This is a predicted structure of a 163-nucleotide RNA (Lysine riboswitch aptamer) from a soil metagenome. Model confidence (mean pLDDT): 79 of 100. It matches the Rfam family "Lysine riboswitch aptamer". Rfam describes the family as follows. Riboswitches are metabolite binding domains within certain messenger RNAs that serve as precision sensors for their corresponding targets.
């Protein structure tokens, strides 16, 4: 160096079913109301033959996220930040923003609770500390002693086995 392995409420994609979104957007109608409407600029379209709002009715999603369920790929599996390209999402430009996706660099062994932050339209989501399982090594000390228990402590660019 190569190869197969291990950790466990492991880890990620996908199908099905429900929950949430959702007394939502949004559309039609009737009142009410008076100049605007789109993320910003510019065109373009609409609009006193009533815009944008609000109120009542009637109809009505979806992305998306979460539970379980089956199935596939896995053990930096993957996530999360941050910069670069590329691609997409508006009536068209062109600028932010949103999604995907590819590369580099950095953190992070893995779960789960808690609490701050942050983000969401929401049941949620992330980071970060704290706390408790738990797997590995290493160090030291104990036993019934080549095994197993404790207590400290590292980090996956680790660890076990075989060549």
């Nucleotide at each position: 160096g190569g190869u197969a392995g291990a950790g466990g409420c492991g880890c990620a994609u996908u199908u099905a079913u429900a929950a949430u979104g959702u007394a939502u957007a949004c559309a039609u109608a009737a009142u009410c109301g008076g100049a605007g409407g789109u993320u910003u600029g510019g065109c373009a379209c609409c609009a006193g033959u009533g815009a944008g709002g609000a109120u009542u009715a009637u109809g009505a999603a979806a992305g998306a996220u979460u539970a379980u369920u089956a199935a596939u790929g896995c053990c930096g599996a993957a996530a999360u930040g941050a910069a670069u390209a590329a691609u997409u999402g508006u009536g068209c430009c062109a600028a932010c923003c949103u999604a995907u996706u590819a590369u580099u660099c950095a953190u992070u062994g893995g779960a789960a609770u808690u609490u701050c932050u942050u983000u969401g339209u929401a049941u949620g989501g992330a980071a970060g500390a704290a706390u408790u399982c738990u797997g590995u090594c290493a160090u030291u000390g104990g036993u019934u002693u080549u095994a197993u228990c404790a207590a400290u402590g590292g980090a996956g660019c680790g660890c076990u086995a075989c060549c």
The sequence is in RNAcentral, with records from MGnify.